[in-house]
RNA sequence: GGCGAUGUAGCUCAGCUGGCUAGAGCGUUCGGUUCAUACCCGAAAGGUCGAGGGUUCGAUCCCCCCCAUCGCUA
Numbered sequence: 001g002g003c004g005a006u007g008u009a010g011c012u013c014a015g016c017u018g019g020c021u022a023g024a025g026c027g028u029u030c031g032g033u034u035c036a037u038a039c040c041c042g043a044a045a046g047g048u049c050g051a052g053g054g055u056u057c058g059a060u061c062c063c064c065c066c067c068a069u070c071g072c073u074a
Base pairs, nucleotide, nucleotide: 001073002072003071004070005069006068007067010026011025012024013023019057028044029043030042031041032040050066052064053063054062
């Protein structure tokens, strides 16, 4: 240099051939339970969906171009 994969919450990941308000588990915080702690139960906070642009009535999803990480290859 060429080809490919991945990028979504603090961490690990879903998100179906574009459509209602972007979710789960773990973690964090608060409450319940307990003599107390843990377990367990309930609730809450936390996201520019890697950046920018385009298509569309509408984009995490499609297109273009960058960036980062990983793999293969000359």
This is a predicted structure of a 74-nucleotide RNA (transfer RNA) from an uncultured Bacilli bacterium. It matches the Rfam family "tRNA". The family's RNA type in Rfam is transfer RNA.